[in-house]
Molecule: Glycine riboswitch aptamer
Organism: Pelagibacterium lacus
RNA sequence: CCGCUAUCAGCGGGAGAGAUCGCAGCCGAUAAGGCUGCGGCGCCGAAGGAGCAACCGCCCCGGAAACUCUCAGGCACAAGGGACCGCUGAUAAAAG
Repeated sequence: CCGCUAUCAGCGGGAGAGAUCGCAGCCGAUAAGGCUGCGGCGCCGAAGGAGCAACCGCCCCGGAAACUCUCAGGCACAAGGGACCGCUGAUAAAAG
């Protein structure tokens, strides 16, 4: 100096699920319809959270998933969020 890997930052990609029902308000022409809020039922899993477990460890016990549960979050388009993946940079750095 290179270096598996880890963390942070930037960029890019990134799914699923009711255009559902009721009430209230607003816009509209009193209609059709649209928007917002609240509530109900139904649904989704890839923020977070929780549970079990293969497995692992320093084996009294602990760490553990993209599995499971949906508390939270989300369910037309858009926006936002988004596990995870790729590239770049910085830091640390095993064996060699």